The part of an RNA shown here (large-subunit ribosomal RNA, domain I) has 551 nucleotides and comes from Acetivibrio alkalicellulosi. Taxonomically the source falls in Acetivibrio (Bacteria, Bacillati, Bacillota, Acetivibrionales).

[in-house]
Context: one part of a larger RNA
RNA sequence: AGCAUAGGGUGAAUGCCUAGGCACCAGAAGGCGAAGAAGGACGUGAUAAGCUGCGAUAAGCUGCGGUUAGGCGCAAAUAGCCACUAUACCCGCAGAUUUCCGAAUGGGGAAACCCACCUGUGGUAAAUGCACAGGUACUGAUACAUGAAUCCAUAGUGUAUCAGAGCUAGACGUGGGGAACUGAAACAUCUAAGUACCCACAGGAAAAGAAAUCAACAGAGAUUCCGUAAGUAGUGGCGAGCGAACGCGGAAGAGCCCAAACCAAACUAGUUUACUAGAUUGGGGUUGUGGACUGGCAUAAUGAUUCUUUGAGCUUAGCAGAAUUAGACUGGAAAGUCUAGACCAUAGAGGGUAAAAGUCCCGUAAGCGAAAAGUAAGAAGACAGGCCAGUAUCCAGAGUACCACGAGGCACGUGAAACCUUGUGGGAAGCAGGGAGGACCACCUUCCAAGGCUAAAUACUAACUGGUGACCGAUAGUGAAGCAGUACCGUGAGGGAAAGGUGAAAAGAACCCCGGGAGGGGAGUGAAAAAGAACCUGAAACCCUAUGUUU
Repeated sequence: AGCAUAGGGUGAAUGCCUAGGCACCAGAAGGCGAAGAAGGACGUGAUAAGCUGCGAUAAGCUGCGGUUAGGCGCAAAUAGCCACUAUACCCGCAGAUUUCCGAAUGGGGAAACCCACCUGUGGUAAAUGCACAGGUACUGAUACAUGAAUCCAUAGUGUAUCAGAGCUAGACGUGGGGAACUGAAACAUCUAAGUACCCACAGGAAAAGAAAUCAACAGAGAUUCCGUAAGUAGUGGCGAGCGAACGCGGAAGAGCCCAAACCAAACUAGUUUACUAGAUUGGGGUUGUGGACUGGCAUAAUGAUUCUUUGAGCUUAGCAGAAUUAGACUGGAAAGUCUAGACCAUAGAGGGUAAAAGUCCCGUAAGCGAAAAGUAAGAAGACAGGCCAGUAUCCAGAGUACCACGAGGCACGUGAAACCUUGUGGGAAGCAGGGAGGACCACCUUCCAAGGCUAAAUACUAACUGGUGACCGAUAGUGAAGCAGUACCGUGAGGGAAAGGUGAAAAGAACCCCGGGAGGGGAGUGAAAAAGAACCUGAAACCCUAUGUUU
């Protein structure tokens, strides 16, 4: 030195565990903010570094409820204190306080800082300084006042009231912009894709929506979503690909309001009453035929939404909750095993208790509960809201429909290309009217544009509550089971860890010995210390010791 065996060290795998995650389901909710948010800085405890809570009233103050004999957070200990049958602590609801920064808004600024002005109060003999309270940004709307060049006026200026701003959930929605890689086995039309991304705006949903719609000689009757029709008809360097609709079956279901004609009022202007015109307000009216208008009859059915009153229930603390004992055995420990006899069950879900408990504890089933706040089905009222006949006259959304050119959207790439939108130019009709039915024309059918609103069925889930898992179990599962978006890295945008387990209970090793200490040996605790805090189990690599053996 090699090999073998044995015993150790180191090391952390493995096993077991779970305090944390992941996914989904249901309910509820879907916002917060100038009454100062989200997020922070700095403070705040008897002692106090951090976290949590809170804000100079600072681990808290007040009221009202609930619960309760113990409390003064994580977090032990000491001091001090509060409370013990109801003013402690704790839980819920409501309120008060809430420094400074931050949209940050008096001005400034290198966030948490600097510097003001106005009004009031305090203070002072009086005043300034000083202290405290309130106010002073910008934009828009409305009202009033004031008011240039410039006569009237207008611009401008000032004041008051109201509103906005910023954050989020990397989700869902609508609108405005809008790629490329890629595919076409290259590539240019095409595709990817109106995707990613950017911007604006919103809601709990949004958008759409009550036919100038479809259909086909029969009819349907707003929108949205699902299934089907159907990978069909089409479209397409007829390549790659793209890709409907009618109809049918379901979910849901709801319809309405203006403009105008006409009537009235007060106002302004024009030639004075009269009258005409304008703009405003009120009534009227809303449809494929109707309305105005004229004549007649009625005062109701009904009503998504709106307003007022009321409001079951639900949410935000909680209450109560059945039933097993004895003996023996093993063991540190009984809930295990045996013996004996029981009990409850609308409760034999689950967790805990020294091991495996329906009857020990928390719970579970069924049931009960709110002073206060929130939500809310429903109810009542307000309010809205009719029918018939006639048809002379009047009204029924104009730079609109439509046409040409240029584009875009439609499954549809210019095509025979309708339909929808519109940049430029032209430019109607007026109910004896107009649009559509995939060029266009006729007939026929059908609908009524150029104003607006509208619940549900649909999409999503940051946060809240409850539940479930042939989901993970510490190199897994979130990046994060421990004070993690931390330490650390980077000028910055940004990147981004490692790190769980004594024991049933600290009973966490008094005392003695060696040692400066670290550490160890006794003693003691414990079932176990080969569980001793570098603590469950404790593999391997690696290191050492002893013995044997080989050279």